Record summary: A computed fold for a 178-nucleotide RNA from Alkalibacillus salilacus, annotated as Lysine riboswitch aptamer. It was read from a public genome assembly, where an Rfam model found it.

[in-house]
RNA sequence: AGUAAGGAUAGAGGCGCAAACACCAUAAGUACUUGUGUUGAGGAGAGUGAGCUCUUGCGAUGCAUGAGGAAAGGGGGAUUUGCCGAAGCUUUAUGAUGCUCACAGUCAUGAAGCUGGUUCUGCAUUAAAGAAGUGCAGGGCUGUCAUAUAGGCUACUAUAUGGAGGGCUAUCUGACUU
Numbered sequence: 001a002g003u004a005a006g007g008a009u010a011g012a013g014g015c016g017c018a019a020a021c022a023c024c025a026u027a028a029g030u031a032c033u034u035g036u037g038u039u040g041a042g043g044a045g046a047g048u049g050a051g052c053u054c055u056u057g058c059g060a061u062g063c064a065u066g067a068g069g070a071a072a073g074g075g076g077g078a079u080u081u082g083c084c085g086a087a088g089c090u091u092u093a094u095g096a097u098g099c100u101c102a103c104a105g106u107c108a109u110g111a112a113g114c115u116g117g118u119u120c121u122g123c124a125u126u127a128a129a130g131a132a133g134u135g136c137a138g139g140g141c142u143g144u145c146a147u148a149u150a151g152g153c154u155a156c157u158a159u160a161u162g163g164a165g166g167g168c169u170a171u172c173u174g175a176c177u178u
Base pairs, nucleotide, nucleotide: 001177002176006173007172008171009170010169011168014084016083017082018081019080020079023076024075032068033067034066035065036064037063038062042055043054044053045052047103048102049101050100051099087115088114089113090112091111092110093109094108095107096106097105116142117141118140119139120138121137122136123135124134125133126132144163145162146161147160148159149158150157151156
């Protein structure tokens, strides 16, 4: 001076990801409470089933009408914070969960797998929902690396194809060689 594998540090992509508080709209004139009329035996305990408990002819429940009247989850823009497998999803295990048990659902943690990012369309699903999310399929835009072609003031640019974040870029370290 060059430099393999590995290691460390710092970065980039872009409507980039996630979280928190407040606000806004929606949920909804819904749930619920109550008056009147009618019906006439069941109804409630957060999804289903079983149990248990409570309530009900001093009228359950349903329907009509009048009065009053929410909230959660999800969403929007802003602010702040943490970041670039950020984060999200699927499967599985454990724990918790609104009377008890079982299943389901939800939350948290761990393991395995997939996804570079983002956006649109169709179907399905969740949801109050033409919102948003998720799964499958098909497109667009974009970043990165490799290969090929062309151009080049030889830094690089353009096009095409392909891959994946365990990646890419920069710096340091680093066996070994000279």